[in-house]
RNA sequence: UGAGUCGGCUGGGUGGCCGCGGUGCCGGGCUCGCCCGGCGUCGAGGAAGGUCGGGACUCCGCAGAGCAGGGUGCUCACGAAACGUGUGUCGAGGUGACUCGCAGGAAAGUGCCACAGAGAACAGACCGCCGAUGGCAGGGCAACCUGCACAGGCAAGGGUGAAACGGUGCGGUAAGAGCGCACCAGUGGCCACGGUGACGUGGUCAGCUAGGUAAACCCCACCCGGAGCAAGGCCAAGCGUGGGAGUUGGGCUGCUCGCCCGUCCGGGAGACCGGGCACUCCCCAGGUAGGCCGCAUAGAUGGAUGGUCACCCAUCCCCUUCAUUGAAGGGGUGGACAGAAUCCCGCCUACAGGCCGACUCACCAC
Repeated sequence: UGAGUCGGCUGGGUGGCCGCGGUGCCGGGCUCGCCCGGCGUCGAGGAAGGUCGGGACUCCGCAGAGCAGGGUGCUCACGAAACGUGUGUCGAGGUGACUCGCAGGAAAGUGCCACAGAGAACAGACCGCCGAUGGCAGGGCAACCUGCACAGGCAAGGGUGAAACGGUGCGGUAAGAGCGCACCAGUGGCCACGGUGACGUGGUCAGCUAGGUAAACCCCACCCGGAGCAAGGCCAAGCGUGGGAGUUGGGCUGCUCGCCCGUCCGGGAGACCGGGCACUCCCCAGGUAGGCCGCAUAGAUGGAUGGUCACCCAUCCCCUUCAUUGAAGGGGUGGACAGAAUCCCGCCUACAGGCCGACUCACCAC
């Protein structure tokens, strides 16, 4: 100098004018708990967003156990808790700084593995190798020899595939093969050492060689009631219900008497008997409208936190002068994502521009 990695901060500033919401004081008004005016004071974010996880708080539910269903899934630490954070381990990627991982079990069982391929999981014979053994043919007195590739044997070589059941070599064999052996790699058991631990390193034993998939079923370990501030609590009109007192329903008729008629409740086998109906007053409980609390040093319950002007700062564009890429002056443009609604801890997502720190790689110079 160039290219990158990680982390943090910021998210326009000042002033004038107009305006909005809460609240304190003062003054005024009235229908008495609201309205008006003045002055003071407070008034969005790093995500207030998505409403994904965990809680506080509230109400409902709850004998015990099991099954079903759901969630979580490496270690340690922090944390009220968490699908949280940090750290380490393991795996994957990167030359590196570093990044990513729903990271238990595939050696309990089942399922699935496109296309291609003979065969895709107690393998498989398409090409190929062999044909010891058996068969067939020929030869030979016979033992046996030669040939064929019919039975059959083989997993070495070719070919297919993302993946074909460890690799190299020697032995072995008819040909082959962990079939045997040596070394290498892996896995498992045991032991030692290091580490709080996940785990790592080393030794030894075992031919054990074991595909992938558990964001497929499943197995293992641990955990799990529901609804949510429109939760919920308090106060409480009007109408209606219930209780008490007084005149007692409707019609003939304005009133009294009398007569007639309806309906409900109680008693009675029935005839029937008793009470009520409407109005006025008083009282109790529940609860609706409504109000208050829940509710916050912003805080509504249709939602305030804004607008405008001037200057400055960042950005970009144009012009002039001096000139070396640049400097000075002038003019214009103009600041993203986004707006609290019970609160808190997280996660995720969106975000113009600017600033700072640590580190890596490459090249050059000293």